Predicted 3D model of RNase P RNA and transfer RNA as a complex of 485 nucleotides.
Rfam match: Bacterial RNase P class A. It is annotated as a ribozyme.
RNA sequence: GUAGGUGAACGAGCGAUCGCUGGCGUGCCGGCCACUUCGGUUUGGCACGCGGGAGGAAAGUCCGAGCUCCGCAGGGCAAGGUGCCGGGUAACGCCCGGUGAGGGUGACCUCGAGGAAAGUGCCACAGAAAACAAACCGCCGGCGUGCCGCGAGGCCCCACCGGUAAGGGUGAAAAGGUGGAGUAAGAGACCACCGCACGCUCGGUAACGAGCGUGGCACGGCAAACCCCACUUGGAGCAAGGCCAUGUAGGGAGGCGAAGUGCGGCUGACGUCGCACGAGAGGGCUGCCCGCCCGAGCCUCCGGGUAGGCUGCUCGAGGCACGCGGUAACGCGCGCCCUAGAGGAAUGAUCGCGAUCGAGGAAGGGGCGACCCGACCUCGAUACAGAACUCGGCUUAUGAGCACCUGCGACC
RNA sequence: CUGGGCGUAGCUCAACUGGGAGAGCACGCGCUUCGGAAGCGCGGAGGUGCUGGUUCGACUCCAGCUGCCCAGA
Numbered sequence: 001g002u003a004g005g006u007g008a009a010c011g012a013g014c015g016a017u018c019g020c021u022g023g024c025g026u027g028c029c030g031g032c033c034a035c036u037u038c039g040g041u042u043u044g045g046c047a048c049g050c051g052g053g054a055g056g057a058a059a060g061u062c063c064g065a066g067c068u069c070c071g072c073a074g075g076g077c078a079a080g081g082u083g084c085c086g087g088g089u090a091a092c093g094c095c096c097g098g099u100g101a102g103g104g105u106g107a108c109c110u111c112g113a114g115g116a117a118a119g120u121g122c123c124a125c126a127g128a129a130a131a132c133a134a135a136c137c138g139c140c141g142g143c144g145u146g147c148c149g150c151g152a153g154g155c156c157c158c159a160c161c162g163g164u165a166a167g168g169g170u171g172a173a174a175a176g177g178u179g180g181a182g183u184a185a186g187a188g189a190c191c192a193c194c195g196c197a198c199g200c201u202c203g204g205u206a207a208c209g210a211g212c213g214u215g216g217c218a219c220g221g222c223a224a225a226c227c228c229c230a231c232u233u234g235g236a237g238c239a240a241g242g243c244c245a246u247g248u249a250g251g252g253a254g255g256c257g258a259a260g261u262g263c264g265g266c267u268g269a270c271g272u273c274g275c276a277c278g279a280g281a282g283g284g285c286u287g288c289c290c291g292c293c294c295g296a297g298c299c300u301c302c303g304g305g306u307a308g309g310c311u312g313c314u315c316g317a318g319g320c321a322c323g324c325g326g327u328a329a330c331g332c333g334c335g336c337c338c339u340a341g342a343g344g345a346a347u348g349a350u351c352g353c354g355a356u357c358g359a360g361g362a363a364g365g366g367g368c369g370a371c372c373c374g375a376c377c378u379c380g381a382u383a384c385a386g387a388a389c390u391c392g393g394c395u396u397a398u399g400a401g402c403a404c405c406u407g408c409g410a411c412c
Numbered sequence: 413c414u415g416g417g418c419g420u421a422g423c424u425c426a427a428c429u430g431g432g433a434g435a436g437c438a439c440g441c442g443c444u445u446c447g448g449a450a451g452c453g454c455g456g457a458g459g460u461g462c463u464g465g466u467u468c469g470a471c472u473c474c475a476g477c478u479g480c481c482c483a484g485a
Stems, first nucleotide, its partner, number of pairs: 001408007010399001013353006020053002023050008031041003055384001059395002062393005067237004074290004079233005084098005099113001100111004114228002119226002121222003136168002138164005146155003176194005195217001196215008241311004251302006260277007282294004318337003322333004355382007364373003413484007422437004431468001439455005461477005
């Protein structure tokens, strides 16, 4: 110089003027209370003053919680989520550290990484064969019924019967790999090394690693296919929820539905009371079923009315600095600080100075030259993006730099 | 703000227990006609919203973005 990797931090500074918003204070006007008067009240408006007013992602709403309401006799069945090991945390699918696998020359990066010898399913096309393996070509053997030969006879081609998974070819994938020995040709059929499986020992909390031994190899891939195993999950969400105020007629259409029977008492009878049996639309148990409970009205559509205020609301698993423990995430202790609470929704605009970048011009400087640097001047630009109950994460969008590290090239 | 759903050809929709991307209308060409419409025949031309991942292989499965729609006092 160039091409990269990782990490932390910041998100354009200062000033003036004019606004917006809510808080506090003062004054004025109105309302209310009290009243003879003085007054009280923050209930409404206005003016002035003081101090406060978006983010690292406020975003996507993808996870996890706080908070609030509903549910929470019992039994069964589903459904969803997570998935190497250890730790952190209120919790998590997040974070930290490690293991294994993969990528990169390297700094370093990525991983949804349990189980395929529980079962089911799939593996298109091609190919002989795709999972209880398989013989298309090839290689080898046999026989003579095939072929050649006049014949004795022979087996190069062809036919038949066999052997063979070493070679070819197909495919994403062909049933351990390489080498040797062996064989008619071959083959874990045999041997060495590597791989694999199992066992033991050692190290490690563990995932796992190392070593030794045994086995001739049995067990293809897919679980982001069903599934199995382990752990785990009640439902909804601040339009949750609470309080106050206001309005209304329970209007029209359609559909479903038990109110029954018997016995006894009272009565002249109608009727009424008690007991027993039976039927029952619909509703509740917030995934479903059983089961349990309630049960005389219920369900759907259309139409009509009100649509205001207060609260929840911001001090919280809060932030910053220091010390200690821990490799780290993080924890503990101590000190300091208060940092938006709006509600169709405020946090802005203009001007000046300065900063960075880009374009144009340019005194001057360097070089033989092409050309390069350039005080200064003019113009333009300064990213992504806007809280809506609150936190912890993840993901995505985005600006200009900084620190450390790696590869390559040149020079010293 | 909260919750839910959907993106396939110009339009309306299929294909989704993973394997050839299709149908109707529209469109183009030809026949028919004096000409047009209708009719008949032929043609898929162009497309799975985007980017990654799982897999031999993705419209389909998974994740993240992006756009649209619906419901909730």